A computed fold for a 264-nucleotide RNA from an Anaerolineae bacterium, annotated as Bacterial large signal recognition particle RNA. It matches the Rfam family "Bacterial large signal recognition particle RNA". Rfam classes the family as a non-coding RNA gene. Rfam's curators write: The signal recognition particle (SRP) is a universally conserved ribonucleoprotein involved in the co-translational targeting of proteins to membranes. The gene name in the source record is ffs. The model forms 93% of the base pairs in the Rfam consensus.
RNA sequence: UCGUGCUAGAUGGGGAGCUAGCGGUGCCCUGUACCCGCAAACCGCUAUAGCGGGGUCGAAUUCCCCCAUCGAGGUGCCGCACAUUGGGACUGCUUCCGCCAAGUGGCGAUGAAGAUUGGGUCCUACGCGGCAGAGGCCUGUGAACCCCGCCAGGUCCGGGAGGAAGCAACGGUAAGCAGCCCCCUCUGGGUGCCGUAGGGUCGCCUGAUUGGAGCAGGCUAGCGGGAGUAAGCCGGUGUGUUGGUAUCGACAGGGGGUGCACGA
Numbered sequence: 001u002c003g004u005g006c007u008a009g010a011u012g013g014g015g016a017g018c019u020a021g022c023g024g025u026g027c028c029c030u031g032u033a034c035c036c037g038c039a040a041a042c043c044g045c046u047a048u049a050g051c052g053g054g055g056u057c058g059a060a061u062u063c064c065c066c067c068a069u070c071g072a073g074g075u076g077c078c079g080c081a082c083a084u085u086g087g088g089a090c091u092g093c094u095u096c097c098g099c100c101a102a103g104u105g106g107c108g109a110u111g112a113a114g115a116u117u118g119g120g121u122c123c124u125a126c127g128c129g130g131c132a133g134a135g136g137c138c139u140g141u142g143a144a145c146c147c148c149g150c151c152a153g154g155u156c157c158g159g160g161a162g163g164a165a166g167c168a169a170c171g172g173u174a175a176g177c178a179g180c181c182c183c184c185u186c187u188g189g190g191u192g193c194c195g196u197a198g199g200g201u202c203g204c205c206u207g208a209u210u211g212g213a214g215c216a217g218g219c220u221a222g223c224g225g226g227a228g229u230a231a232g233c234c235g236g237u238g239u240g241u242u243g244g245u246a247u248c249g250a251c252a253g254g255g256g257g258u259g260c261a262c263g264a
Base pairs, nucleotide, nucleotide: 001264002263003262004261005260006259009057010056011055012030013029014028015027020046021045022044023043024042034054035053036052037051038050063257064256065255066254067253069252073248074247075246076245077244078243079241080240081239082238083237084236085235086234087233090232091231092229093228094227095226096225097224098223099222102220103219104218106215107214114210115209116208117207118206119205120204121203122199123198124197125196126195127194128192129191131188132187133186134185135184136183138179139178140177141176147172148171149170155164156163157162
């Protein structure tokens, strides 16, 4: 070096997830890779980390190791977009209040502010008026008898003259009822452009005198404060993402390593 027979080993790998961890079943990627049994309310194991059974290949294109090589794909974080939910610090917007008096408009030499003063507004008392109620006055009505007057008829007494009581009618009156509400008296008040007296207030209104240039705060601007809104903004959640970064990484590429026996 060649041939034969073995052995280690191989007979797919990876990502997320699950798990204390490892591997598997299920999902996804790669792309073609022996078969059977087991397994998500899981299955099998423990750093030599699927287990059990069967088959094939076998020391190399096929096994093992390495890589600032390539890079499908996955995942974490960040960013961005959209949706949704909450907040109300800040910016914006809306609205209210106060201050200011720059602008504008208003009032003011037909006299501003200020000062002095009279009156009103407020309270008490009295008067007057009005209103309401009660009583009186007035008018009408008003008693079978137990009210009055006058008493026909009738009754009674008397020999008579005459006398007596007395119903109805008529006239009147009391209580009562009704009206009048003109007048008088009393009482009351959510009563009055009323009067008189006293008090009080300087806030407002108004008159007079004085004074001699400001007054006031409608709108805008400025400053301060309150309320609301939620576009920006801040936080949460979800979906997407040709983006950035980190990490794992199939396939591919490159480099290196690998046993025993017998015969020639």